Notes:
Predicted 3D model of a 348-nucleotide RNA (Bacterial RNase P class A) from Thiohalospira sp. It matches the Rfam family "Bacterial RNase P class A". The family's RNA type in Rfam is ribozyme. The RNAcentral record of the sequence draws on ENA.
RNA sequence: GGAGCGGGCCAGGCAGCCGCUGCGUUUCGGCGCGGAGGAAAGUCCGGGCUCCACAGGGCAGGGUGCCAGGUAACACCUGGGCGGCGCGAGCCGACGGAAAGUGCCACAGAGAACAGACCGCCCACGUACCCUUCGGGGUGCCGGCAAGGGUGAAACGGUGCGGUAAGAGCGCACCGCGUCGAUGGCAACAUCGGCGGCACGGCAAACCCCACCCGGAGCAAGGCCGAAUAGGGGAGCAAUGGUGUGGCCCGCACUGCUCCCGGGUAGGCUGCUCGAGGUGCGCGGCGACGCGCAUCCCAGAGGAAUGGCUGUCCACGACAGAACCCGGCUUAUCGGCCCGCUCCCACC
Numbered sequence: 001g002g003a004g005c006g007g008g009c010c011a012g013g014c015a016g017c018c019g020c021u022g023c024g025u026u027u028c029g030g031c032g033c034g035g036a037g038g039a040a041a042g043u044c045c046g047g048g049c050u051c052c053a054c055a056g057g058g059c060a061g062g063g064u065g066c067c068a069g070g071u072a073a074c075a076c077c078u079g080g081g082c083g084g085c086g087c088g089a090g091c092c093g094a095c096g097g098a099a100a101g102u103g104c105c106a107c108a109g110a111g112a113a114c115a116g117a118c119c120g121c122c123c124a125c126g127u128a129c130c131c132u133u134c135g136g137g138g139u140g141c142c143g144g145c146a147a148g149g150g151u152g153a154a155a156c157g158g159u160g161c162g163g164u165a166a167g168a169g170c171g172c173a174c175c176g177c178g179u180c181g182a183u184g185g186c187a188a189c190a191u192c193g194g195c196g197g198c199a200c201g202g203c204a205a206a207c208c209c210c211a212c213c214c215g216g217a218g219c220a221a222g223g224c225c226g227a228a229u230a231g232g233g234g235a236g237c238a239a240u241g242g243u244g245u246g247g248c249c250c251g252c253a254c255u256g257c258u259c260c261c262g263g264g265u266a267g268g269c270u271g272c273u274c275g276a277g278g279u280g281c282g283c284g285g286c287g288a289c290g291c292g293c294a295u296c297c298c299a300g301a302g303g304a305a306u307g308g309c310u311g312u313c314c315a316c317g318a319c320a321g322a323a324c325c326c327g328g329c330u331u332a333u334c335g336g337c338c339c340g341c342u343c344c345c346a347c348c
Base pairs, nucleotide, nucleotide: 001344002343003342004341005340006339007338008337009336010335012313013312014311015310016309017308018307020035021034022033023032024031025030037319041330042329044328045327046326047325048324049218050217051216052215061214062213063212064211065210066080067079068078069077070076081095082093083092084091085090096209097208101207102206103203104202105201118149119148120145121144122143126141127140128139129138130137131136157175158174159173160172161171162170176198177196178195179194180193181192182191183190184189222270223269224268225267232261233260234259235258236257237256241255242254243253244252245251277296278295279294280293281292282291283290284289314317
C1' cells in the first nucleotide's frame, strides 16, 4: 500500500425569530424546565402489571431440544463441545433418539433394506462336444463371484496387502463402526488401550419416543365518580279508586303521588410513566452478568405535541414517528468515525 474479518459509535451542527405540547409558577401579560428512535417498525418470542379461573396430579394440546452458565424470563445472551465452510482473522448449524414401533425413499436402475446380477469376471468341481504331439488346450451347459463397469441423492463398510479358478472381512494392518475400561473435563466431549465382527443406509421442520417448560385474556386490561331520559326493586299515601278481561261478583293484569335503593349508558378522572432505569468509579467473573458506592430524572398525548422561516458551516443529511412498560429477535437505513485482528505485496 492492497484485500478482508470482528466489534463499537454518530445519525446534520450552531445562532436568531415565530409556533405546538406536558409540568411548574404567575401580578394572567408572561416566565422557567422537559419534549421520539436505533430501530419508536414487524407484533415473532419472553416477562412485569391487571382482571378471570385454579388443592394436587393426570390426559389432550403447544413449545423447547449438544453441554455449562447468565437472567424476572426467553426461541435471547455468554463460554465451551461437535459438524461444515474459509490459506487465515473468522463465519454458519432446530445439533436428543433411526439395534421401541409404524411409515416414506420420486426418476433412473438388475437391485432402495432380511436387496440384487444388466454389462462383466471365473471354469477349480460336475458334465457335453471339438482339437491333441496324449502333457494338455478350446467352446458350452450346470454353476461360482460381486472385484471392475453402469444407474442413482443414497447400492448393504473404506484403503492396501495376502488369498483365490475368479472372488469375497475369507485372513491381516490401518481407518470407520460397536462395546468395555482408563485418563482429562462439572458436563457436552476428547485422547489412549482391550475386545467384537461387519451386524446396524437415509429421513423424526413424517407419525412417534424421551426430557424439560407452558392456565386464559389483554391498558378498548382494570379501578373511581356518574347525569338527563327510559327500565328494575322497596316503603308509604288516598279513593277502596280508574282502565282492561267478563253478562255480573270474586279473581287476574295494568295504572296515580311522595320518598328511598341498586345497575348500566353519555361524559369525566385514573391506570401513565422512578424503572428488572441511565451514567461514573470500585470489586468479583474468561465472559454474558452480578454486587457496592456516588450521581442524574430523561415524552406521557387523547384528534393525539417535537414544526416552520432566516443566517452560517460541512462530508449536503438515509430508514423512519412513542400511545401501559421492559428484555430480546428480525427487518429497513445516505454517509462517516474509532478500536482490535488476518492474508498478500513492496521497502528498511